[in-house]
């Protein structure tokens, strides 16, 4: 000097749930902003092992697309876990 796994980031690509609800302001007027109510979702992030699943026969223990809905979300637009593909950086046996 360089490879495999594996760890991070950038690019594309596909991505799911839930009221484009009431009311009020705002507009000619209707959307869309906003505000205040209620009903909901979970896949950003975050708590948490109480219960499921998985790491191990068991127990401690620890994860989780699991749960809790803080956050975020609930036409489109943004977002978006995961998963392809491409690059790039670190670290590494030999």
């Nucleotide at each position: 000097a360089u490879g495999a796994u594996c760890c991070c980031g950038c690019g594309c690509g596909g991505g799911a749930g839930a009221g484009u609800c009431u009311u009020g302001u705002g507009c000619a007027g209707c959307a869309g902003g906003c505000a205040a109510g209620c009903g909901c979702c979970g896949a950003a992030g975050g708590g948490g092992c109480a219960a499921u699943u998985c790491c191990u026969c068991c127990c401690c223990g620890g994860a989780a697309c699991c749960u809790c809905u803080c956050a975020g979300g609930c036409a489109a637009c943004c977002g978006g876990a995961c998963c392809g593909c491409g690059c790039g950086g670190a670290g590494c046996a030999g």

Source information
The RNA shown here (Glycine riboswitch aptamer) has 94 nucleotides and comes from Nocardioides litoris. Model confidence (mean pLDDT): 76 of 100. Of the family's consensus pairs, 82% are formed in the model.